[in-house]
RNA sequence: GGGAACUCUGGAGAAGCUCAUUUUAUAUGAGUGCCGAAGGUGCAAGGUGUUCUUGGCGGAUACCGAAUCUCUCAGGCAAAAGGAUAGAGGCAAA
Numbered sequence: 001g002g003g004a005a006c007u008c009u010g011g012a013g014a015a016g017c018u019c020a021u022u023u024u025a026u027a028u029g030a031g032u033g034c035c036g037a038a039g040g041u042g043c044a045a046g047g048u049g050u051u052c053u054u055g056g057c058g059g060a061u062a063c064c065g066a067a068u069c070u071c072u073c074a075g076g077c078a079a080a081a082g083g084a085u086a087g088a089g090g091c092a093a094a
Base pairs, nucleotide, nucleotide: 006089007088008087009086010085015032017031018030019029020028021027033077034076035075039073040071042069046064047063048062049061050060051059052058
């Protein structure tokens, strides 16, 4: 120099919607409308293989391939909890 677990602090978005049940509730089930920041899906450059063509450039195809992008499966839409991630502490291995 590197940097895991763990600790502290900050941490957004979107119906406290409708109906039914009920132990009367912040629960359960159904429905509609929404949100993206647990998790998960998809891919750009690039890389690898195969193949076509070829003097060369190049083309096709499969796989690998990031995010705060994308989808909204999961999750969520008062508070609490959770929360990507940021700062501080903390320190294992290589």
Predicted 3D model of a 94-nucleotide RNA (Glycine riboswitch aptamer). The coordinates come from a structure-prediction model, not an experiment, and the mean pLDDT is 77.